[in-house]
RNA sequence: CGAGCUGGCCGGGCGGCCGCGUCGACGCUGUGUGCAGCGUCGCCGAGGAAAGUCCGGACUCCACAGGGCAAGGUGGUGGGUAACGCCCACCCGGGGUGACCCGCGGGAAAGUGCCACAGAAAGCAAACCGCCGGCAUGCCCCGGCAUGCCGGUAAGGGUGAAACGGUGGUGUAAGAGACCACCAGCGUCUUGGGUGACCAGGACGGCUCGGCAAACCCCACCUGGAGCAAGGUCAGACAGGAAGCGUUCGAGGGUGGCCCGCCCGAUGCUUCCGGGUAGACCGCACGAGGCUGUCGGCAACGGCAGUCCUAGAUGGAUGGCCGCCGCUCCCGCAUCGUCGGGAGGCACAGAAUCCGGCUUAUAGGCCAGCUCGUCCU
Numbered sequence: 001c002g003a004g005c006u007g008g009c010c011g012g013g014c015g016g017c018c019g020c021g022u023c024g025a026c027g028c029u030g031u032g033u034g035c036a037g038c039g040u041c042g043c044c045g046a047g048g049a050a051a052g053u054c055c056g057g058a059c060u061c062c063a064c065a066g067g068g069c070a071a072g073g074u075g076g077u078g079g080g081u082a083a084c085g086c087c088c089a090c091c092c093g094g095g096g097u098g099a100c101c102c103g104c105g106g107g108a109a110a111g112u113g114c115c116a117c118a119g120a121a122a123g124c125a126a127a128c129c130g131c132c133g134g135c136a137u138g139c140c141c142c143g144g145c146a147u148g149c150c151g152g153u154a155a156g157g158g159u160g161a162a163a164c165g166g167u168g169g170u171g172u173a174a175g176a177g178a179c180c181a182c183c184a185g186c187g188u189c190u191u192g193g194g195u196g197a198c199c200a201g202g203a204c205g206g207c208u209c210g211g212c213a214a215a216c217c218c219c220a221c222c223u224g225g226a227g228c229a230a231g232g233u234c235a236g237a238c239a240g241g242a243a244g245c246g247u248u249c250g251a252g253g254g255u256g257g258c259c260c261g262c263c264c265g266a267u268g269c270u271u272c273c274g275g276g277u278a279g280a281c282c283g284c285a286c287g288a289g290g291c292u293g294u295c296g297g298c299a300a301c302g303g304c305a306g307u308c309c310u311a312g313a314u315g316g317a318u319g320g321c322c323g324c325c326g327c328u329c330c331c332g333c334a335u336c337g338u339c340g341g342g343a344g345g346c347a348c349a350g351a352a353u354c355c356g357g358c359u360u361a362u363a364g365g366c367c368a369g370c371u372c373g374u375c376c377u
Base pairs, nucleotide, nucleotide: 001373002372003371004370005369006368007367008366009365010364012325013324014323015322016321017320018319020045021044023042024041025040026039027038028037029036030035047348051359052358054357055356056355057354058353059227060226061225062224066260067259068258069257071223072222073221074220075219076090077089078088079087080086091105092103093102094101095100106218107217111216112215113212114211115210128157129156130153131152132151133150134149135148136147137146138145139144140143165183166182167181168180169179170178184208186205187204188203189202190201191200192199193198231282232281233280234279240273241272242271243270244269245268252264253263254262289308290307291306292305293304294303295302296301326346327344328343329342330341331340332339
């Protein structure tokens, strides 16, 4: 210099005027003395994803949140965490020259099932072609050829994603782990290392065992249900009527998968007719919180100290205009520059109980570390 890999960050800035929302102070008005309305001033006022609502929790209610079945989820090992399907480190397998990336990564010799098309055969294998042997018939140049039938054969061809180890030899009519040597792989036992997944070896064995579990299933672990329209307080409105069931021999309900157990339960429950309401407040903004330093740890993360307070709407605030700078695009020049002029408001998007993650969208830009190639010293 060129080509890449990984991680982190920003994602318009400054100023002026006007407007909106929460909160605070002051003033005025009203008042039921709690407060409400209006005005002025001041502070604060969207995001890295506020999104999808996919996963995990906090919190709230269901009396406790109990047992079994079912259902669902997770799935290499160790660690982190409030928890997780998240994160970190490592192992194994695959890809890349490499930095590094990818893996829906328990079990297929527990059982059942499936394996499209092609192919003779797709799972206690299989004979289409070929090879070999026997028999029959035919031909002739008389020991060969052709056709048919019966049998042997998985070494060769062909089909396929996949055809029951590989190479060499012995053996045979031709062949075959039928036998032998080496290699690969599997199982059992065992030595050493590692917390572990696993790694490196040794001995023995039958000679070889297909794939799919995001098919059923098996193993281990996890999950009670509903969700801030949870739930609670206050205020306000109304009008009751009829039928059925039931009050310890109990209707109905918690229990929204089922059963058991437990609990609630009489001014009760269900249905129908008729009537009323559509408010306010709490929950709700101090939290597994942010930032800085330091210590422990490879890291995720954790401990300690200091410091900061930073949206809270509810028909739903967070906006508009102008100037300068920045960015992108276009045009101009006797002057080509740190020039002049013009245009674009300029990525994705936007809180609604909160938090930790994941996923998806994102114009443009910045920083750090590392790899490969080429050249120079």